About this RNA: Predicted 3D model of a 395-nucleotide RNA (Bacterial RNase P class A) from Deinococcus yavapaiensis KR-236. Its Rfam family is "Bacterial RNase P class A". Rfam describes the family as follows. Ribonuclease P (RNase P) is a ubiquitous endoribonuclease, found in archaea, bacteria and eukarya as well as chloroplasts and mitochondria. The family's RNA type in Rfam is ribozyme. The RNAcentral record of the sequence draws on ENA and Rfam.
[in-house]
RNA sequence: CCGGGAAGGAACGCGGUCGCGCGUGAACAGCGUGAGGAAAGUCCGGGCACCACAGGGCAGGAUGCCAGCUAACGGCUGGGCGGCGAGCAGACGACCGUCGAACGGCGGAACCGUGCGAAGCCGACGGACAGUGCCACAGAAACGAGUCUGCCUCCCCGAGCGGGAAACCCGUGGGGCGGCGAGGGUGAAACGGUGCGGUAAGAGCGCACCAGGCGCCUUGGGAACGAGGCGCGCUGGUAAACCCCAUCCGGUGCAAGGUCCGAUAGUGGGGGAGAGGCGGCCCGCCUCUUCGAUCCCCAAGAUGACCGCUUGAGGCGAGCGGCGACGCUCGUCCCAGAGAGAUGACCGCGACUCCGUUCGGAGGACAGAACCCGGCUUACUCCCUUCCCGACACC
Numbered sequence: 001c002c003g004g005g006a007a008g009g010a011a012c013g014c015g016g017u018c019g020c021g022c023g024u025g026a027a028c029a030g031c032g033u034g035a036g037g038a039a040a041g042u043c044c045g046g047g048c049a050c051c052a053c054a055g056g057g058c059a060g061g062a063u064g065c066c067a068g069c070u071a072a073c074g075g076c077u078g079g080g081c082g083g084c085g086a087g088c089a090g091a092c093g094a095c096c097g098u099c100g101a102a103c104g105g106c107g108g109a110a111c112c113g114u115g116c117g118a119a120g121c122c123g124a125c126g127g128a129c130a131g132u133g134c135c136a137c138a139g140a141a142a143c144g145a146g147u148c149u150g151c152c153u154c155c156c157c158g159a160g161c162g163g164g165a166a167a168c169c170c171g172u173g174g175g176g177c178g179g180c181g182a183g184g185g186u187g188a189a190a191c192g193g194u195g196c197g198g199u200a201a202g203a204g205c206g207c208a209c210c211a212g213g214c215g216c217c218u219u220g221g222g223a224a225c226g227a228g229g230c231g232c233g234c235u236g237g238u239a240a241a242c243c244c245c246a247u248c249c250g251g252u253g254c255a256a257g258g259u260c261c262g263a264u265a266g267u268g269g270g271g272g273a274g275a276g277g278c279g280g281c282c283c284g285c286c287u288c289u290u291c292g293a294u295c296c297c298c299a300a301g302a303u304g305a306c307c308g309c310u311u312g313a314g315g316c317g318a319g320c321g322g323c324g325a326c327g328c329u330c331g332u333c334c335c336a337g338a339g340a341g342a343u344g345a346c347c348g349c350g351a352c353u354c355c356g357u358u359c360g361g362a363g364g365a366c367a368g369a370a371c372c373c374g375g376c377u378u379a380c381u382c383c384c385u386u387c388c389c390g391a392c393a394c395c
Base pairs, nucleotide, nucleotide: 002390003389004388005387006386007385008384009383012350013349014348015347016346017345018344020034021033022032023031024030036366040377041376043375044374045373046372047371048253049252050251051250060249061248062247063246064245065079066078067077068076069075080125081123082122083121084120087116088115089114092113093112095108096107097106098105099104126244127243131242132241133238134237135236148184149183150180151179152178154176155175156174157173160172161171162170163169192210193209194208195207196206197205211235212234213232214231215230216229217228218227219226220225257307258306259305260304267299268298269297270296271295274288275287276286277285278284314333315332316331317330318329319328320327321326352363353362354361355360
C1' cells in the first nucleotide's frame, strides 16, 4: 500500500446586539442558570404514590445454555455450544489441461462441493425419549410407511422365438397370490451412511467402521460443557404449533397522591408594629418582620392556588479490588423544572473537513425535557482518533 473488522470521541468555540423561562432580588436593574445522545418510540425493568391483599391453588402473561453484575430487568459482563466469516488447502468429489483405446496416471486451483478457518459478527440457545397435531408443490408414499418404475419365490396361460444332440430342460412374453425396502424417479426432507456377510430377492437381518442419540463409568471444569471408554441397532423435521418442565409476575400511573379555598385561599392595593414556635406561666432561645411580617379593610376571580418537583441507584476526578460488567473509599460540583407554552434570532472573529493556483467557495444532520432513574430499539450530518486480523504482487 491492499483487503476484512472493532471500539470510542465530537455534534462546534469566543464575543456583541436584541428577546424569552426559572432562581435571587424592593426592582421591568444587576447577577446566576437554561435540552439530548438519542430528550424520540413508550418496548422492558425499578424507585415513588394510592388502592387491594391470611395462606394455598386454578386461569392468564412473561422469561428460558451456565456463572456473575445489578435496586431490578427480556439489560449488561465473562464463559460454553452452534452458525457465519476474509482467506488458506488440494486428502476426496466434480471441473479444467494433458497422456491414453479404456481402466487409469500426471498436473492445475478461476468456479462448485469438501476440509481447515483470523480479527470479529450472529443465535427466542430448556424439552421432539411424555402426549397430540402439522409437513406446501411434486410424488406411489411425508412417518402405524408404501409400490409408480422395479427386484424375487410360487402358480396360471400358452402361439411364437432363441439356446441345446435331445427332453416334460433353460432363457424370453402376458396375468395372478405373496415377499421386498436395495436401484430409478419426486421432493427441503423418503426411515442414518459406507462396505462385507446373508438371502429367492432384500433389509441393522448380522458384523465392521463412521455420524448422531440414550444409559453407565473414568477424567478436566464451580457450572454450562469438553475428552476418553463400555453398553443398547435406539435413528426425519417442526415447540416463533398445542403442550410439558423450571423461574418470575396484585392493580393503576405525578392527570399518582396530598393541602388550602366557596365572595374565600393565594394574588394586587391600602392600613399598620410587632408576630409565631418551644412552655401550665415567667425568663430564655429560635424564626419572620418597617423594601411592611402576623393581623385588619378593599378589589377582581374558578380554566383557582400550593406541595409532590428535582440532591439523585447524581455528575466529574483520583486511589483500591475484580479478566470484566461492577463495587468500595476519598475529594469536588449543584447542572431546566414549566401554564403540556421558555431554552431563540442576527452579526463578527475563529476552529474542522472538502473543492479550488493566492483571492475565494461549500458543508454541519437527526431532533425538542414535563415525576425520576437503569436499559433496549429506532433516527442521524461535516468529521476525527485508537486498536485488531489477513495477505504481501508492486513501492